[in-house]
RNA sequence: GCAAAACAAUCAAAAGGUUGUGACGCAAAGCUAUAGGGACUGUAAAAUGUCAGCCAGCUGCAGAU
Repeated sequence: GCAAAACAAUCAAAAGGUUGUGACGCAAAGCUAUAGGGACUGUAAAAUGUCAGCCAGCUGCAGAU
C1' cells in the first nucleotide's frame, strides 16, 4: 500500500459486480478473462456470462548476494 469472511445498500436469471463497515491474509492481493490451463453459474445442448485473493503471462517493488 492492498483488503478475505460476514453484515447493509444496490445491479444481475445466476455465478458474480459496485459502495460502505470490517481486518483473514498478501512483497506484486499491480495489470491481463475468445485468441494459456483451471474453476463457478447456466443450459435440452452450448458460453457468448463470471472469477486475476487458483495456476499462469506481463510489468514492477523490497531485501539479499